Large-subunit ribosomal RNA, domain I from Paenibacillus donghaensis, 556 nucleotides, folded computationally.
The source organism's lineage runs through Bacteria, Bacillota, Bacilli, Paenibacillaceae and Paenibacillus.
Rfam family: Bacterial large subunit ribosomal RNA. Its family is annotated with structural constituent of ribosome and ribosome in the Gene Ontology.
Its mean pLDDT, the model's own confidence on a scale to 100, is 83.
Context: one part of a larger RNA
RNA sequence: AGCACACGGAGGAUGCCUAGGCGCCAGGAGCCGACGAAGGACGUGGCGAACAACGAAACUGCCUCGGGGAGCUGUAAGCAAGCUUUGAUCCGGGGGUGUCCGAAUGGGGAAACCCAGCUGUGGUAAUUCGCAGUUACUCCUCUCUGAAUACAUAGGAGAGGUAGAGGCAGACCAGGGGAACUGAAACAUCUAAGUACCCUGAGGAAGAGAAAACAAUAGUGAUUCCGUCAGUAGCGGCGAGCGAACGCGGAACAGCCUAAACCUAAGAGCUUGCUCUUAGGGGUUGUGGGACGUCUCACAAGGAGUUACAAAGGAAUAUAGUAGGCGAAGAGGUCUGGAAAGGCCCGCGAUAGAGGUAAAAGCCCUGUAGCCUAAACUGUGUUCUCUCCGAGACGGAUCCCGAGUAGUGCGGGGCACGUGAAACCCCGUAUGAAUCCAGCAGGACCAUCUGCUAAGGCUAAAUACUACCUGGCGACCGAUAGUGAAACAGUACCGUGAGGGAAAGGUGAAAAGCACCCCGGAAGGGGAGUGAAAUAGAACCUGAAACCGUGUGCUU
Repeated sequence: AGCACACGGAGGAUGCCUAGGCGCCAGGAGCCGACGAAGGACGUGGCGAACAACGAAACUGCCUCGGGGAGCUGUAAGCAAGCUUUGAUCCGGGGGUGUCCGAAUGGGGAAACCCAGCUGUGGUAAUUCGCAGUUACUCCUCUCUGAAUACAUAGGAGAGGUAGAGGCAGACCAGGGGAACUGAAACAUCUAAGUACCCUGAGGAAGAGAAAACAAUAGUGAUUCCGUCAGUAGCGGCGAGCGAACGCGGAACAGCCUAAACCUAAGAGCUUGCUCUUAGGGGUUGUGGGACGUCUCACAAGGAGUUACAAAGGAAUAUAGUAGGCGAAGAGGUCUGGAAAGGCCCGCGAUAGAGGUAAAAGCCCUGUAGCCUAAACUGUGUUCUCUCCGAGACGGAUCCCGAGUAGUGCGGGGCACGUGAAACCCCGUAUGAAUCCAGCAGGACCAUCUGCUAAGGCUAAAUACUACCUGGCGACCGAUAGUGAAACAGUACCGUGAGGGAAAGGUGAAAAGCACCCCGGAAGGGGAGUGAAAUAGAACCUGAAACCGUGUGCUU
């Protein structure tokens, strides 16, 4: 030095575990904010810092209403001082307080700071000072004023407004903008894709929506979503690729209000008999409708209603939520053991076999099944109260039926459809109709035929999503996994900054966490003691390998 065996050190794999994650499902909820949000800063305790909680009324608080029933003063031990059956701590409903910053809004500002005005009030000899309220901007309404310029208008001042602003759930939705990589085996039309991304706006959903629709000689009857039609018809450097609709089957179903003609009232303009404005009535349709004229019936034993269609409450009741309550049956015997829930013997409950307890418990504890429950607040339903309500026929003279609109030329965009034979829808630009003997559409265009009535508006459900709350599930993970984060993590740390971004779980049943003695400056160790175990001693379960030793044997 090598090999083997034994015993160690070091290290932290493996096994077991789970306090945390991941993915879903069902129900709820789906917004908060000038009544000052989200998010923070700084404070608040008898005792240092931190987390959580709270706000100068400040360490779980103050008031009140319920629950609960013996201990309590958070994590968090300890000391101190207290509270509590006159019901504390704790749980829930309602209210009060809520510093400073922050949209931040009296003015300023390098966020959490500085400096004010006015009103009221306290205080001082007086100034300084304290407290409460108020003072941003824009918009709307009202009032008072008020130029050039006579009336007026612009402008100014004040009052009122639960009006706006800002946040967010990195989701869903609508709109305005809008790429490139890529694919086409290169690349330009094309694709990727109206995707990513930016901006604006809104809601619990949004958007769409009651035919100027489809269809085809037969018919359907608002919208949305799903399945199919169908990878079809088509589009396409006819390349790559893109890609319907009709129809059928389902989910869910709901329809309405205006403009105009005409009438009434008020006001304005002035050409003095018209026009305009406002309000009320009227009216809403495509077998065209309405106005208008004539006529009939009706005023409720009827119908409807708070999500559109008018609109505001109240009461009762049911149910659900926001605290909870009751809840069966062995302290059975014996053995092993540190410990019984294990073995053996004997019982009992079950609409209840889950977790915990010194090991493996239906009957020990907490629960579960089952049953019950709310002073207060909230959601939903029903009923009552309450509120609201005319319809039709005939006539066919006159009037009305949404205009810089429809359409057309040119240039674009959207439609599965790339300009194509290119209809249809939308925009820019230039032009520019008709009012029912009318107009639009049916994929150029024309005729016939058929369908529909544009240029105003509202509308639940079926659909999309999940930050949040409750409950449940998993051939999901089990500490290099699972969230970046099982732990005081978006922390430590890095970066001027935008931003990047960790590592780190396990003593034991119980701290019983080693009194005392010895060595040592200490760290650490040896005894003693605790414990079932201390090679479980906090660098703490198990404790692999690399790596480093000690002893013995063999070989050299």